A computed fold for a 331-nucleotide RNA from a Solirubrobacteraceae bacterium, annotated as Bacterial RNase P class A. The source organism's lineage runs through Bacteria, Actinomycetota, Thermoleophilia, Solirubrobacterales and Solirubrobacteraceae. It was read from a public genome assembly, where an Rfam model found it. Model confidence (mean pLDDT): 77 of 100.
RNA sequence: GCAGGCCAGGCAGCCGCGGAGGAGACGCCCUUCGAGGAAAGUCCGGACAUCGCAGGGCAGGGCGGUCGGGAUACCGACCCGGGGAAACCCGCGGGAAAGUGCCACAGAAAGGACACCGCCGAUGGCGCGCGACGGUUCGCCGCCCGCGCGCACAGGCAAGGGUGAAACGGUGCGGUAAGAGCGCACCGGCGCCGUGGUGACACGGCGGCCAGGCAAACCCCGCCCGAUGCAAGGCCAAGCAGGACCGUUCGCAGGUGGCCCGCCGAGGUCCAGGUCGGCCGCUCAGAUGGAUGGCUGUCCACGACAGAAUCCGGCUUACCGGCCUGCUACG
Numbered sequence: 001g002c003a004g005g006c007c008a009g010g011c012a013g014c015c016g017c018g019g020a021g022g023a024g025a026c027g028c029c030c031u032u033c034g035a036g037g038a039a040a041g042u043c044c045g046g047a048c049a050u051c052g053c054a055g056g057g058c059a060g061g062g063c064g065g066u067c068g069g070g071a072u073a074c075c076g077a078c079c080c081g082g083g084g085a086a087a088c089c090c091g092c093g094g095g096a097a098a099g100u101g102c103c104a105c106a107g108a109a110a111g112g113a114c115a116c117c118g119c120c121g122a123u124g125g126c127g128c129g130c131g132a133c134g135g136u137u138c139g140c141c142g143c144c145c146g147c148g149c150g151c152a153c154a155g156g157c158a159a160g161g162g163u164g165a166a167a168c169g170g171u172g173c174g175g176u177a178a179g180a181g182c183g184c185a186c187c188g189g190c191g192c193c194g195u196g197g198u199g200a201c202a203c204g205g206c207g208g209c210c211a212g213g214c215a216a217a218c219c220c221c222g223c224c225c226g227a228u229g230c231a232a233g234g235c236c237a238a239g240c241a242g243g244a245c246c247g248u249u250c251g252c253a254g255g256u257g258g259c260c261c262g263c264c265g266a267g268g269u270c271c272a273g274g275u276c277g278g279c280c281g282c283u284c285a286g287a288u289g290g291a292u293g294g295c296u297g298u299c300c301a302c303g304a305c306a307g308a309a310u311c312c313g314g315c316u317u318a319c320c321g322g323c324c325u326g327c328u329a330c331g
Base pairs, nucleotide, nucleotide: 001327002326003325004324005323006322007321009299010298011297012296013295014294015293017034018033019032020031021030022029036305040316041315043314044313045312046311047310048229049228050227051226060225061224062223063222064221065078066077067076068075069074079093080091081090082089083088094220095219099218100217101214102213103212116161117160118157119156120155123154124153125151126150127149128148129147130146131145133142134141135140169187170186171185172184173183174182188210189209190207191206192205193204194203195202196201233280234279235278236277242271243270244269245268246267254264255263256262300303
């Protein structure tokens, strides 16, 4: 330096708080248990629950190297790219050769395009000179042709300069009028073939095939996803209102000590949904007026971030300080 793991002030006393159990019958006592590595964010997955008779599709959303783990937001190993001397770390890592769109400023041009400076001007054009040829009044003149020179009009080029985050493969040699994968060597990419590997991919050979970037723009490809979340949801159930039945001269229910008569008696019984409320869901922490704290002493390295609310797994974020293990490099 790198990776992984662990601890999260200790001990003692006193006073409190909540759950469970027990004693005791009065307000008192005993025993025991009582937050975290992240309880947090609620990002992802699952359990669980309700709805939809539970099948298909569209829309929408999510994910994206390969293989494996129930798995494409997680984990492990590997591949590729980048960083580091190394241990190791980082990657929102399918497709830009299906289509559409965008690429600020600058710049000629931001994609099947272009030429600002620049290079050339081979070919054609114009001009001049010479030659050959023809004409001639012998002074010269002239179409075509040839050679040379000039211009840079047509035209050719993209090597160099310049702009930019990015300029139509890179470097070099050849080649050319100048240039250019135009040719060649090497490098890069792409395609095909072979070999190895489960695979991503790697290595080798061949082919000048040479294709800008952006998909966290639309889109395309592949795979996954029914919706809602414990305020899910279930059970019990005052009161008021509702329904059915029995009753109010034919007296129900109930009362009158057990029964009958008699007497009193105007209400009574049942049902459904369900409000207040309660219980379950809910936990060896387990509340719903929601507990887990405080003081003192002592020791040290002087104590961070922070606190459950159905449960489990993962991720992310916050965090004083310290310990352990392995590896790398230098001395």